[in-house]
Context: one part of a larger RNA
Molecule: small-subunit ribosomal RNA, 5' domain
Organism: uncultured prokaryote
RNA sequence: GAUUGAACGCUGGCGGCAGGCCUAACACAUGCAAGUCGAGCGGUAACAGAUCUAGCUUGCUAGAUGCUGACGAGCGGCGGACGGGUGAGUAAUGCAUAGGAAUCUGCCCAUGUAGUGGGGGAUAACUUGGGGAAACUCAAGCUAAUACCGCGAAAGAGGGCCUAUACUUGUAAGCUCUUGCUAUUGGAUGAGCCUAUGUCGGAUUAGUUAGUUGGUGAGGUAAUGGCUUACCAAGACUACAAUCCGUAGCUGGUUUGAGAGGAUGAUCAGCCACACUGGGACUGAGACACGGCCCAGACUCCUACGGGAGGCAGCAGUAGGGAGUAUUGGACAAUGGGCGCAAGCCUGAUCCAGCAAUGCCGCGUGUGUGAAGAAGGCCUGCGGGUUGUAAAGCACUUUCAGUUGGGAAGAUAUUGACGUUACCAAUAGAAGAAGCACCGGCUAACUCUGUGCCAGCAGCCGCGGUAAUACAGAGGGUGCGAGCGUUAAUC
Numbered sequence: 001g002a003u004u005g006a007a008c009g010c011u012g013g014c015g016g017c018a019g020g021c022c023u024a025a026c027a028c029a030u031g032c033a034a035g036u037c038g039a040g041c042g043g044u045a046a047c048a049g050a051u052c053u054a055g056c057u058u059g060c061u062a063g064a065u066g067c068u069g070a071c072g073a074g075c076g077g078c079g080g081a082c083g084g085g086u087g088a089g090u091a092a093u094g095c096a097u098a099g100g101a102a103u104c105u106g107c108c109c110a111u112g113u114a115g116u117g118g119g120g121g122a123u124a125a126c127u128u129g130g131g132g133a134a135a136c137u138c139a140a141g142c143u144a145a146u147a148c149c150g151c152g153a154a155a156g157a158g159g160g161c162c163u164a165u166a167c168u169u170g171u172a173a174g175c176u177c178u179u180g181c182u183a184u185u186g187g188a189u190g191a192g193c194c195u196a197u198g199u200c201g202g203a204u205u206a207g208u209u210a211g212u213u214g215g216u217g218a219g220g221u222a223a224u225g226g227c228u229u230a231c232c233a234a235g236a237c238u239a240c241a242a243u244c245c246g247u248a249g250c251u252g253g254u255u256u257g258a259g260a261g262g263a264u265g266a267u268c269a270g271c272c273a274c275a276c277u278g279g280g281a282c283u284g285a286g287a288c289a290c291g292g293c294c295c296a297g298a299c300u301c302c303u304a305c306g307g308g309a310g311g312c313a314g315c316a317g318u319a320g321g322g323a324g325u326a327u328u329g330g331a332c333a334a335u336g337g338g339c340g341c342a343a344g345c346c347u348g349a350u351c352c353a354g355c356a357a358u359g360c361c362g363c364g365u366g367u368g369u370g371a372a373g374a375a376g377g378c379c380u381g382c383g384g385g386u387u388g389u390a391a392a393g394c395a396c397u398u399u400c401a402g403u404u405g406g407g408a409a410g411a412u413a414u415u416g417a418c419g420u421u422a423c424c425a426a427u428a429g430a431a432g433a434a435g436c437a438c439c440g441g442c443u444a445a446c447u448c449u450g451u452g453c454c455a456g457c458a459g460c461c462g463c464g465g466u467a468a469u470a471c472a473g474a475g476g477g478u479g480c481g482a483g484c485g486u487u488a489a490u491c
Base pairs, nucleotide, nucleotide: 001491002490003489004488006487007486008485009484010483013363014362015361016360017359018358020355021321027318028317030316031315032314035078036077037076040075041074043071044070047069048068049067050065051064052063053062054061055060056059085274086273087272094199095198096197097196098195099194100193103191104190108187109186110185112184113183114182115181116180117151119149120148126141127140128139129138130137131136156179157178158177159176160175161174165172166171167170200246201245202244207237208236209235212234213233214232215231216230217229218228219227249271250270251269252268253264254263255262256261276297277296278295279294280293299310300309301308302307327353329352330351331350335349336347337346338345339344366396367395368394369393376387377386378385379384400432402427403426404425405424406423410418435480436479437478438477439476440461441460442459446475447474448473449472450471456463457462
């Protein structure tokens, strides 16, 4: 000098754009963060409409009917493996780069190929009865499916039309369109696996290893393989640093530097790992699964003491830690995601707003004129000098902020949270808006008063013991400026 996710002190007008728990992967009250589909199913708890019945106050009250719009709970499908958070662990099962072969891949694509037949038995909801404080649970009975089982892989659903068939209008069979389902081929995407090279410090860590290293048989996996197992052989790694110990998520990048290099890994993007701690599998195309399940542990809560419930390293927020880091906000309008034929519903992803000068950038706090060089302050050699065109005065202007009115783009549309938006016009008045550090040398900027090795200053050299340009105050000056200094850290 440059830089920072900074903090502290003094000060503080506006806007744009960014970033905002680096510490306790500490504990969490409360609310929200993953649902959706009635065009899969049996149905009808609530709401609205329609029809019927009864009462009558003649337009409401009660009841009934799933008939319609819809729909609580339930069965079923898809999604809860994405999106969001954190960096504890990990020095290599990771990451980066370059290759490889022994694999799987829901949804998606192909004017792909072939089919979609015929049966069966249950069960939730519901009803009845029981247990329990609760969480919940047991038994009996009834019923459906795109649920389940078997044959031989399969599953149907929705809309339209009555032309030959059936009965009587119109329905059923049928025809047609759409969308599903099954098997299979190829693709795309995603994922698993293998190899090489690189990837911090310590030798005051020198030996390490027994499924260990290789082979054969068997098992297992989507797949290769000691991945597992039986037998056989005795190998494998290591001074080119094995093993052990410490530290650490890695990268694109960021920062500094002329570069080489050094330091670093906040935000954004890619990969990995984790989800109270440890272990385990289930379901599924995909998990050994943050807001799923089971077991053990610690902690918190409820309890009728028999037993139960929970997991913010999601968004806000609380306590605590700390020098230190924000709102228990708005909206699904846009972009994207899930479900759905769609309408739509959900979305603390996201888009916005709020807070704090945290940073970068821009603008303003007036402009011109004005010498009696006013008054006051300070200095003085008492003549004057300086503050200083500075002020006052005179003449102007209105950026920003204020007030009033209009008002986009972002949306292809009846859809705009932002929004009192951006922007434009009018309007009043210099009106509402300057500080901080320094002045001995390094280093730009000097005098007076006070103090008297005291009080104090200080980055280094060093100042202060009675004339201190170095302490404190004042006047003056220098530098930067909505900031300026200090501290910490890196080059």